[in-house]
The RNA shown here (transfer RNA) has 74 nucleotides and comes from a Bacillota bacterium. The coordinates come from a structure-prediction model, not an experiment, and the mean pLDDT is 80. Rfam family: tRNA. The family's RNA type in Rfam is transfer RNA.

């Protein structure tokens, strides 16, 4: 240097043809059971959806650029 493909919560990932409030699972607190602890059961906490811009009545999703990764090509 060209060319796919990934980036959503601490972590791992879902999110359908663009439209209901962005969601599970582990973790963390908090409570429940237990003589206790683990497990197990209930709750709660937690996100500028890499970044910027752009279309649109409406963007995680669709166009650009931009940054990071993982691949192939040379």
């Nucleotide at each position: 240097g060209g060319g796919u493909c990934u980036u959503u919560a601490g972590c791992u990932c879902a999110g359908u043809u663009g439209g209901u409030u962005a969601g599970a699972g582990c973790a963390a607190c908090c409570g429940g059971c237990u003589c206790a602890u683990a497990a197990c059961c209930g709750g709660u906490u937690g996100g500028u959806c890499g970044c910027a811009g752009g279309u649109u009545c409406a963007a995680g999703u669709c166009c650009u650029g931009c940054a990071a990764g993982a691949c192939c090509c040379a």